[in-house]
RNA sequence: CGGCGUGGAUGAGGCAUGCAAGUCGAACGAAGCUAAAAGGCAACUUUUAGUUUAGUGGCGAAAGGGUUAGUAAUACAUGAAUAACUUACCCUUUACCUGGGGAUAACGACUGGAAACAGGCGCUAAUACCGAAUGAGGUACCGAUAAAAAAUUAUUGGCUAUCAAAGUGGGGGACCUUGUCAAAGAGGCCUUGCGGUAAAGGAUAGGUUCAUGGGAUAUCAUGCUAGUUGGUGUGGUAAAGGCGCACCAAGGCUAAGACGUCUAGGCGGACUGAGAGGUUGACCGCCAACACUGGGACUGAGACACUGCCCAGACUCCUACGGGAGGCUGCAGUCGAGAAUCAUUCGCAAUGGGCGAAAGCCUGACGAUGCGACGCUGCGUGAGUGAUGAAGGCUUUCGGGUUGUAAAACUCUUUCGCGCAGGAAAAAACCAAGCUUAGUGAAUAACUAAAUUUGGGACUUUUGAGGGUACCUGGUAAAGAAGCACCGGCUAACUCCGUGCCAGCAGCUGCGGUAAUACGGAGGGUGCAAGCAUUAAUCGGAUUUACUGGGUGUAAAGAGCGCGUAGGCGGACAGGUAAGUCAGAUGUGAAAUUCCGAGGCUCAACCUCGGAGCCGCAUUUGAAACUGCAAUUCUUGAGGAAUGGCGGAGAAAGCGGAAUUCCACGUGUAGCGGUGAAAUGCGUAGAUAUGUGGAAGAACACCGGUGGCGAAAGCGGCUUUCUAGUUUAUUCCUGACGCUGAGGUACGAGAGCAAGGGUAGCAAACAGGAUUAGAUACCCUGGUAGUCCUUGCUGUAAACGAUGUACACUUGAUGUAGCUGGAUUCAACCCUAGCUGUGUCGUAGCUAACGUGUUAAGUAUACCGCCUGGAAAGUACGCACGCAAGUGUGAAACCCAAAAGAAUUGACGGGGGCCCGCACAAGCAGUGGAGCACGUGGUUUAAUUCGAUGCAACGCGAAGAACCUUACCCAGACUUGACAUGCAGAGGACCGCUACAGAAAUGUAGUUUCCCUUCGGGGCCUUUGCACAGGUGCUGCAUGGCUGUCGUCAGCUCGUGCCGUGAGGUGUUGGGUUAAGUCCCGCAACGAGCGCAACCCUUAUCAUUAGUUGCCAGCACGUUAUGGUGGGGACUCUAAUGAGACUGCCUAGGUUAACUAGGAGGAAGGUGAGGAUGACGUCAAGUCCGCAUGGCCCUUAUGUCUGGGGCUACACACGUGCUACAAUGGUCGGUACAGAAGGCAGCAAAGCCGAAAGGUGGAGCAAAUCUCAUAAAAACCGAUCCUAGUUCGGAUUGUAGUCUGCAACUCGACUACAUGAAGUUGGAAUUGCUAGUAAUGGCGUGUCAGCAAUAACGCCGUGAAUACGUUCCCGGGCCUUGUACACACCGCCCGUCACAUCAUGGGAGUUGGUUUCGCCCGAAGCCGCUGACUCAACCGCAAGGGGAGAGGCGUCUAAGGUAAGGCUGGUAACUGGGAUGAAGUCGUAACAAGGUAGA
Repeated sequence: CGGCGUGGAUGAGGCAUGCAAGUCGAACGAAGCUAAAAGGCAACUUUUAGUUUAGUGGCGAAAGGGUUAGUAAUACAUGAAUAACUUACCCUUUACCUGGGGAUAACGACUGGAAACAGGCGCUAAUACCGAAUGAGGUACCGAUAAAAAAUUAUUGGCUAUCAAAGUGGGGGACCUUGUCAAAGAGGCCUUGCGGUAAAGGAUAGGUUCAUGGGAUAUCAUGCUAGUUGGUGUGGUAAAGGCGCACCAAGGCUAAGACGUCUAGGCGGACUGAGAGGUUGACCGCCAACACUGGGACUGAGACACUGCCCAGACUCCUACGGGAGGCUGCAGUCGAGAAUCAUUCGCAAUGGGCGAAAGCCUGACGAUGCGACGCUGCGUGAGUGAUGAAGGCUUUCGGGUUGUAAAACUCUUUCGCGCAGGAAAAAACCAAGCUUAGUGAAUAACUAAAUUUGGGACUUUUGAGGGUACCUGGUAAAGAAGCACCGGCUAACUCCGUGCCAGCAGCUGCGGUAAUACGGAGGGUGCAAGCAUUAAUCGGAUUUACUGGGUGUAAAGAGCGCGUAGGCGGACAGGUAAGUCAGAUGUGAAAUUCCGAGGCUCAACCUCGGAGCCGCAUUUGAAACUGCAAUUCUUGAGGAAUGGCGGAGAAAGCGGAAUUCCACGUGUAGCGGUGAAAUGCGUAGAUAUGUGGAAGAACACCGGUGGCGAAAGCGGCUUUCUAGUUUAUUCCUGACGCUGAGGUACGAGAGCAAGGGUAGCAAACAGGAUUAGAUACCCUGGUAGUCCUUGCUGUAAACGAUGUACACUUGAUGUAGCUGGAUUCAACCCUAGCUGUGUCGUAGCUAACGUGUUAAGUAUACCGCCUGGAAAGUACGCACGCAAGUGUGAAACCCAAAAGAAUUGACGGGGGCCCGCACAAGCAGUGGAGCACGUGGUUUAAUUCGAUGCAACGCGAAGAACCUUACCCAGACUUGACAUGCAGAGGACCGCUACAGAAAUGUAGUUUCCCUUCGGGGCCUUUGCACAGGUGCUGCAUGGCUGUCGUCAGCUCGUGCCGUGAGGUGUUGGGUUAAGUCCCGCAACGAGCGCAACCCUUAUCAUUAGUUGCCAGCACGUUAUGGUGGGGACUCUAAUGAGACUGCCUAGGUUAACUAGGAGGAAGGUGAGGAUGACGUCAAGUCCGCAUGGCCCUUAUGUCUGGGGCUACACACGUGCUACAAUGGUCGGUACAGAAGGCAGCAAAGCCGAAAGGUGGAGCAAAUCUCAUAAAAACCGAUCCUAGUUCGGAUUGUAGUCUGCAACUCGACUACAUGAAGUUGGAAUUGCUAGUAAUGGCGUGUCAGCAAUAACGCCGUGAAUACGUUCCCGGGCCUUGUACACACCGCCCGUCACAUCAUGGGAGUUGGUUUCGCCCGAAGCCGCUGACUCAACCGCAAGGGGAGAGGCGUCUAAGGUAAGGCUGGUAACUGGGAUGAAGUCGUAACAAGGUAGA
């Protein structure tokens, strides 16, 4: 852009306007108009022809068209019946159409009325109406024959009765009538077409009846029904019939669902599905019903009638207010309601219908066009070439990539469209008229001639709404023609930016909290395409209602258990039958649709033709295996009899002892009782305890046992009686009598209820005492109902084996109870076989797994109950039962995407077992108290920079803040910058020095002053600009790296195999052993890896080598003294290489093992001691302020420089330390012995000065040489102090100094003198340590100008105590168990209350709908009765008769009124529970032994 379809599904709500049913003059009368002719001067008259209008009459209007309100059967579908019926027009056949009569509309004049319309008076016709005649024929009656079981039917007969009709058109020779002077004309008569009447048949269309089928609901059932069910009679109808009526009888329907309620037009078919099914009933077709709502009849062949009538009601309109009119659920159209559905078009050309002889008229049926992407289908929006891979966009790792041959450009085509021009269809064939031929006919009239097989034609004329449309040809220029959704997974398709749990998305899962492929935009991509996507709905997937084709131990689901009715199912043999079943045939199953095959539009959609199919129903003919049916047998299922056992089986009566409590009387004295511990309680009024006697009630120890019995609930002392059951062995009898079992009915623990008894113990409620934050609990002391008995009721339980009943079959092992048999010469025991029960284990099989497994949850059969996501809820309403409590039956709305089962791996437990660790215990020394130091919190401040925060932050980052550091604060400055690189422009120095201003940074002024060169320039520096620098700014939850911690704990995994559906398991568990998953043994495992151990370093012993700066035994020299010197390598030492230790040896234990205990030897003994070394992983652990780094942020500032201040504050709290509190000590004096480390901007000796810090000095030393460094200090030997706030302790403060350093005020260390605080061993609590360890004593180093170092890292000296042991605390490892946890117990989770929202139950009532029944009123109308009034046709001369009608009355009855009910909605103060809702309140009920096991 075409083609073909389709389009008011909601308010069956209301409708303006136009159209949708007329036609016939060849049935009839009249009026008007036109034309012609005749008469006539004309006016006019007559006749003929045509036409129009209304009327009489005929046919049609009951079809066609619309809609789906009602209707669950008066409907529909399928198949039958009508011997119980009708049928206009049409076809065939037969017979007939004779002769009369009286009216009436139209019309005329008049009356009433606004109108609609009406009234009487006066004419007139007919195919209108009415008698009469005839009767082939029909009907009735009476006979006869035939058929049939009968009702009845067919044929036939009768001097029997009764029943018909209409004409009109055309033509016509003769004759007749009428007519006239004559004629014309008219009629008779003949003929012919149409029409009419009666009858028979057909066709078509209908009426009625029967069977079967297709919705929901039992919360509608001891139910429904009085014309109800049947009969007799009568009426009525076209027709059977309670269809109506009178009488009689009391029936009829119902669990195979009556009656009621809700919903609904039915079917062919449509959608979906593999099918079976499920859903549906638009278009097209068949049937039904309806026509504003309700009722009614008339006419007619047909109606109780969509565009007819009458009445009632509602609504709308007109009105002169008296009265009238109307019915779009026909076609268009309008309003309303709604998410939503079109033109007030053209035409009768075709198809079809009505009327007509026909022409023709009518036809919103129909044919066409229009509108709507509403559906299906077709076509196009261009094709080829085209890389520099243009520009632009997006992105980027900055190289590029992508959009993308896409575009541009060149070449080509023109479907479709467009406007123009030309040509141009099919669908049309007829009918009719004319010509001609044949037949019939008297005829030239009229009729027939479609087809076949003889008898019409190749003849002429004529008819198109769409439409000059489809189609064809020419013209035009790539010219006019692409969108929508999506892009995390399901599911095809990915990046950037923005946003920052916001905005938003979302079908499910879910996304978004600063790097979003999920939100929004963009680029790119994917899918479909004139569409695309959403929404709503149906089927599928869904075996998720399971017929095909599911389940029920634990996931939802076996009734608490028996008996038994209906029903379902049912043993063996042989015959019969033919209902089921199977086969053949016949009829039907409309067409369209579907499928297959052809054909026509260019294809397709669409249309046409042919075939199959429509899986159904009915009839009929056969078969006889199975089921059924009726009958005959059988014994194996079932039952019975005889005989013997068994048992806590049931009911009743009687009896017994032990214990508890109470009472009485003794003995006896101060407690008893109770608990985790107590108290309440009892007791001096004599308890508890103990002895004797008595009373009462309840229950029956031992036996006693996964042992017995019973249907289940349940049953336990002994004896007796009654009742029932079961079982073994052996026979006999009946002869399928059986199984299950909806409803029904019996039994049915405990608690509870009613009445009456009884009450010892126990014990809800209640009281008191404890516990506790509370304790309406757990514990204790009391204690009433109840528990017991009798008689009733209730009818439920985790009534469980969470497993319905019955029957059959299917490897085993082993207990136990009852009975019987064998063997034992008999008997018992032992042994052995069988049946019936009851357990455990286990094969196959089954099961999601767990498990089950001859006692099935296996394999099959029969029957019943029950289930279909969770929650609401076993609740509400209704009904039934109950005295009540309550029980049975049993929903919905709202909400959720889960709820649940079994098993797995972890984690956890106030679960269990085993083991380890300075974990506890045993010890030693501390911390917590004091003062001070340091760190932290808090507070303060302009700032007190930042980080670290349980263990695993807090003498930590910081191995050293006066400035600097420094990140913080105040103030002053700079802006390509304090620092790096590049480019461009300008300049020539830069640096330094001096002066001035300033707090300095800085600024100004002065001074000084280049190098190389190929002569272009370059280096270096200054300056200007552009790129950029810079950031201890944020994010450690974007990261790398590094680190801490569990933990130096012994674990963590893999390959292959095996097991399991799987997650997973095994290995790695088990028995031993170890420090160790270390090793050994065993084992469906066999091996391996990361960890452990070892290898590495230090140290303990020895050897070898080497011998300076170290050493010095022997030799020599020398000194006050000293390895000082020669010399030496023996020793020590130094520092390199080796040896040594491995359970190697012995004994014992152990499994002949691993290993353990002891011993020998050895410097060292069982990893000798110490260190380094830290598995898989956990903690989003720590660090962006060490460093690196993504992203974000700042850019005359969050960057940089400078001065000053702060990090050092101080009511307080905590941590880590130091010093102490003293006599194991302080002070003084004397005296002895280290190791390790450092040193050139350094360590510094000797000497000198000072009281000291220190100063001066400067030998020596880049170090086994010199120096720090007299080197130690505790220790040891003496003296003194004499238990005190001291000769302890040293804080604090004052003064005077020293040193470092630009600078010691904030804010350094040290020295000296003076001062002399708290503190007398430290509460609760808590830390470290198992041997050269703790404790104690000093020394060194790093950082560093100096130092707040009492810290940290090292070194050596002196040098203990204790460990029985693993019960407990803490942490960890392995195995096992429970789990509702998996963010993993710091978990999960329950209930009330408070708040908000939502749906819902009850509710005084109130307001609708629908329906029932009683009564009142009662229109129109049919029918009946009456009819004194009225009346043309017939009879009669007339009177009158016959007949009809108006009117009146009655039955029935719509609407209406009234009273009372049933069912079902809306709404309602208030009220009940329910559900939901990031951070509300109170507790902690459950999950672990959940802290009292739970239910």
Small-subunit ribosomal RNA from an uncultured prokaryote, 1495 nucleotides, folded computationally. Rfam family: Bacterial small subunit ribosomal RNA. The prediction has a mean pLDDT of 82.